Transfer RNA from an uncultured Clostridia bacterium, 84 nucleotides, folded computationally. The prediction has a mean pLDDT of 80. It was read from a public genome assembly. Rfam family: tRNA.
RNA sequence: GCCGAGGUGGCGAAACAGGCAGACGCAAGGGACUUAAAAUCCCUCGGAAGAAAUUCCGUAUCGGUUCAAGUCCGAUCCCCGGCA
Numbered sequence: 001g002c003c004g005a006g007g008u009g010g011c012g013a014a015a016c017a018g019g020c021a022g023a024c025g026c027a028a029g030g031g032a033c034u035u036a037a038a039a040u041c042c043c044u045c046g047g048a049a050g051a052a053a054u055u056c057c058g059u060a061u062c063g064g065u066u067c068a069a070g071u072c073c074g075a076u077c078c079c080c081g082g083c084a
Base pairs, nucleotide, nucleotide: 001083002082003081004080006078007077010026011025012024019067028044029043030042031041032040046057047056048055049054060076061075062074063073064072
């Protein structure tokens, strides 16, 4: 240099026929149980504003297509594999 795969919460990992973003697991916080703990069970768990209801933003970055983009198209950055 060329080809291929990938980048989504604190971490892993879904959502590929374009239609509510974050399922599920781990970690973390709170509670129940226990003499106490472990284990188990229940709840919560991206950011901002707000007293709350709620609103807005958020899928590596920037653009484009579309009523609508994590998903399609282009450029760039990063990482992995292969070829040279």